[in-house]
RNA sequence: GGUCUCAUAGUUUAGUGGUAAAAUGUACCCUUGACGUGGGUAAGUCGGCAGUUCAAUUCUGCCUGGGACCA
Numbered sequence: 001g002g003u004c005u006c007a008u009a010g011u012u013u014a015g016u017g018g019u020a021a022a023a024u025g026u027a028c029c030c031u032u033g034a035c036g037u038g039g040g041u042a043a044g045u046c047g048g049c050a051g052u053u054c055a056a057u058u059c060u061g062c063c064u065g066g067g068a069c070c071a
Stems, first nucleotide, its partner, number of pairs: 001070007010024004018054001026042005047063005
């Protein structure tokens, strides 16, 4: 330098155009003599800028960052 790939909650990951989800973690409540376990509730998220579309996490371009391969 070229090609490909990935970016979603604090963490690990689903989600192939129509109200963004699970596990775990966090806070609170119930349960206990106390802790732990268990149950319930809540907060918390689509890397950035544009484009296409009635509608974009999803499709397209560029940028940023990580990874793989070739030279």
RNAcentral holds the sequence, with entries from ENA. Predicted 3D model of a 71-nucleotide RNA (transfer RNA) from an archaeon. It matches the Rfam family "tRNA". The family's RNA type in Rfam is transfer RNA. From the family's description: Transfer RNA (tRNA) molecules are approximately 80 nucleotides in length.